Order: sequence, then structure tokens, then C1' cells
RNA sequence: UUCUUAUCAAGAGAAGUGGAGGGACUUGGCCCAAUGAAACUUCAGCAACCUCUAACAUUACGUUAGAAAGGUGCUAAUUCCAGCAAGGCUCUUGCCUUGGGAGAUAAGAG
Repeated sequence: UUCUUAUCAAGAGAAGUGGAGGGACUUGGCCCAAUGAAACUUCAGCAACCUCUAACAUUACGUUAGAAAGGUGCUAAUUCCAGCAAGGCUCUUGCCUUGGGAGAUAAGAG
């Protein structure tokens, strides 16, 4: 970097350094930020993908319950919202639902 599978309405922040941006990209909106952004460090926490334990199931690699030592991940706002397609409501603007695309994370493969 590419592919496959699963998940993405829940959850969980303080301190120090730093000094102006940030919310992936692009467009629009909305929001966070000198009462201190990004980034880095330390500590803490959340979750349970990998992992471990038990029960059930038994040729399927599953279901349920639990644990948190280890590998990751995460700790404003639904992945902040929309964009593309279909449908519904309203018909001034708009609102809602479903799907798709893109992205993020994990596991596996090349």
C1' cells in the first nucleotide's frame, strides 16, 4: 500500500511542554479554540477487536456469560451533519427513513 470480514446512535480526561489552529480529504453548514488549538510526554480511564476462562452447541469456527495481564484502539458534538441514489411528509424553506460512496478501528491474507 491492496484485498476480505466485522463494527462505527453507547462509553471514557487530567496535568506538563507547546503557542494557533482544529473537527480525515474537498464543497457547504455547524461547532471547538488565548478561560490555550494541533503535536508530544506522563498519569488515569473507557471499551472488549485480538486474547483468556466457563457453559452450551458440535463440523460449525458459532452462541451466552465473565475477566482485563498482554497486542491494538479510543477518551467534544452519531464517523459533528449534509453531498450520491431511492422512498415518504411538507410544499416557502425544509424534515424524516433506507441504501450506497468515502473514512476510522480491529483481525486475517497478499
This is a predicted structure of a 110-nucleotide RNA (SAM riboswitch aptamer (S box leader)) from Ureibacillus terrenus. Its mean pLDDT, the model's own confidence on a scale to 100, is 81. The source organism's lineage runs through Bacteria, Bacillota, Bacilli, Caryophanales and Ureibacillus. The sequence was found by an Rfam model in a public genome assembly.